Transfer RNA from an uncultured Clostridia bacterium, 84 nucleotides, folded computationally. Model confidence (mean pLDDT): 81 of 100. It was read from a public genome assembly.

RNA sequence: GCCGGAGUGGUGGAAUUGGCAGACACAAGGGACUUAAAAUCCCUCGCCCUCAAAAGCGUAUCGGUUCGAGUCCGAUCUCCGGCA
Numbered sequence: 001g002c003c004g005g006a007g008u009g010g011u012g013g014a015a016u017u018g019g020c021a022g023a024c025a026c027a028a029g030g031g032a033c034u035u036a037a038a039a040u041c042c043c044u045c046g047c048c049c050u051c052a053a054a055a056g057c058g059u060a061u062c063g064g065u066u067c068g069a070g071u072c073c074g075a076u077c078u079c080c081g082g083c084a
Base pairs, nucleotide, nucleotide: 001083002082003081004080005079006078007077010026011025012024019067028044029043030042031041032040046057047056060076061075062074063073064072
């Protein structure tokens, strides 16, 4: 240099082949139970804004296609493998 694969919350990892993003698990926070703790059970858990919520934004980055993109297309970045 060329070819192929991968990139999703704090972590792992789904999203049924374009139609509610983050299921499920772990970690973390709060609560119940307990004399107290462990175990167990319940709730919360991306960002921004807000008293709080709603709305909005968010799948490596930037564009494009589409009513609609994690998914399709182009360029770029990083990592892994192969060829030379």